Predicted 3D model of a 72-nucleotide RNA (transfer RNA) from Caulochytrium protostelioides. The sequence is in RNAcentral, with records from ENA and Rfam. The prediction has a mean pLDDT of 83.

This record gives sequence, C1' cells and structure tokens, in this order.
RNA sequence: CGACUUAUAGCUCAGCGGUAGAGCAACCGCCUGCAGAGCGGUAGGUCUCCGGUUCAAAUCCGGGUGGGUCCU
Repeated sequence: CGACUUAUAGCUCAGCGGUAGAGCAACCGCCUGCAGAGCGGUAGGUCUCCGGUUCAAAUCCGGGUGGGUCCU
C1' cells in the first nucleotide's frame, strides 16, 4: 500500500427494513437487629461520524474516523 472484520446503555453483548432489548453494575422498595444473598420495581442509548436509497434505516449502499486480523 491492499484485503477482511468491528463500532448499539457505565461494562459484556443481542437485535439484520416497521417506535431499541437482555445480563451485570447503579438507584428505590420488600425481607434482615445491621449488612449480604434473594424478590419486585425505576432510571439509563442523537445505535462511531457525514452523505445516499426507501413511505420508513441501528439494519441496505458510498465515504470518513477509531479498534482487530491477514497480506506485502
């Protein structure tokens, strides 16, 4: 230089055209003499950025940036 892959909640990851989810963590409640465990609930995301396609894009297409793998 070139090819492939990846970017979604604080963390680890689902979701592959039709209003974004789980587990853990956080917070509140129940329980407990107190705490932990357990149970119930709440909050938390301009889906990396810029364009394009579409009635509709996290999802499809092009480009940028960061991470990873390979080739030279």